RNA sequence: CGCUUAUCGAGAGCGACCGAGGGAACAGGCCCAAUGACGUCCGGCAACCUCCUUUUUAGGGAACGGUGCCAAAUCCUGCAGAAUGAUCUUUCAUUCUGAAAGAUAAGUC
Numbered sequence: 001c002g003c004u005u006a007u008c009g010a011g012a013g014c015g016a017c018c019g020a021g022g023g024a025a026c027a028g029g030c031c032c033a034a035u036g037a038c039g040u041c042c043g044g045c046a047a048c049c050u051c052c053u054u055u056u057u058a059g060g061g062a063a064c065g066g067u068g069c070c071a072a073a074u075c076c077u078g079c080a081g082a083a084u085g086a087u088c089u090u091u092c093a094u095u096c097u098g099a100a101a102g103a104u105a106a107g108u109c
Base pairs, nucleotide, nucleotide: 002108003107004106005105006104007103008102013042015041016040017039021032022031023030026078027077028076029075043070044069045068048066049065050062051061052060053059054058074101079098080097081096082095083094084093085092086091
């Protein structure tokens, strides 16, 4: 880097340092940010791996360790389908479902 499976509307600081951009990439929106964002440290959250347990395709509990995460749904939209409304040439808006892309974990070549 690729592949498989699972999850992605919950949760997490009134701390210290730093100092200009940040919200993955492209486009369009919309936001965060000198009242200090982003990042680092500390702190915390969660429970994938892990451990214990029961009535074992599952449920309950723990949190030392390996990861992960800590604005907004993965911030929203992008592709396809359905419903409704407007326009009635065709397109637009809203909602829902699925896909794609992405993130994380566990496994695998």
This is a predicted structure of a 109-nucleotide RNA (SAM riboswitch aptamer (S box leader)) from Parageobacillus thermantarcticus.
Its Rfam family is "SAM riboswitch aptamer (S box leader)". From the family's description: The SAM riboswitch is found upstream of a number of genes which code for proteins involved in methionine or cysteine biosynthesis in Gram-positive bacteria.